About this RNA
Transfer RNA from a Candidatus Peregrinibacteria bacterium, 82 nucleotides, folded computationally. Its mean pLDDT, the model's own confidence on a scale to 100, is 81.
[in-house]
RNA sequence: GCCUGAGUGGUGGAACUGGUAGACACGCGAGACUUAAAAUCUCGUUCCUUCGGGAGUGUGGGUUCGAGUCCCACCUCAGGCA
Numbered sequence: 001g002c003c004u005g006a007g008u009g010g011u012g013g014a015a016c017u018g019g020u021a022g023a024c025a026c027g028c029g030a031g032a033c034u035u036a037a038a039a040u041c042u043c044g045u046u047c048c049u050u051c052g053g054g055a056g057u058g059u060g061g062g063u064u065c066g067a068g069u070c071c072c073a074c075c076u077c078a079g080g081c082a
Base pairs, nucleotide, nucleotide: 001081002080003079004078005077006076007075010026011025012024019065027045028044029043030042031041032040046055047054048053058074059073060072061071062070
């Protein structure tokens, strides 16, 4: 330099072939249980807000009524070729 794959909350990882983003698990917070703890169980857990709503899938554009998903460029990581 060229080719291929990947990038989604604090972490791993879904989103059914373009139609409610973050299911599920871990972690974390609160509570229950316990003499106390561990384990277990329940609830909560992206951000902003004038509480009406708005923003958000590596970055910036494009296509579309509608994009995490399709297209282009770039960035980062992994693998391969030279």